[in-house]
RNA sequence: CGCGAUAAAGGCAAACUGAUCGUAAGGUCAGGACGCAAAGCCAUGGGUCCAAGCUCUACCAAGAGUUUUGGACAGCCAGGUUACCGAAC
Numbered sequence: 001c002g003c004g005a006u007a008a009a010g011g012c013a014a015a016c017u018g019a020u021c022g023u024a025a026g027g028u029c030a031g032g033a034c035g036c037a038a039a040g041c042c043a044u045g046g047g048u049c050c051a052a053g054c055u056c057u058a059c060c061a062a063g064a065g066u067u068u069u070g071g072a073c074a075g076c077c078a079g080g081u082u083a084c085c086g087a088a089c
Base pairs, nucleotide, nucleotide: 002089003086004085011036012035016031017030018029019028020027021026034075040081041080042079044078045077046076047073048072049071050070051069052068053066054065055064056063057062
């Protein structure tokens, strides 16, 4: 350095609930733990989602597409970057 143990000390916190911000996706705080060895950080590539625009079907409700614009997700996958502990290999 790789690696990651029925190790130790600590850490984070899904669903759900309450409050709050946002048109929404979703964010923040508190409760709560499904999980996590980077579930720390960064939207760079892909992906997913939301809003608006555009196109198509339809013309009433709705649905589909999108090489457009803006946004969200780091607990979807890569990539970048920083880091606690130390058995075995």
Record summary: The prediction has a mean pLDDT of 86. This is a predicted structure of an 89-nucleotide RNA (c-di-GMP-I-GGC riboswitch aptamer) from a Pirellulaceae bacterium. The source organism's lineage runs through Bacteria, Planctomycetota, Planctomycetia, Pirellulales and Pirellulaceae.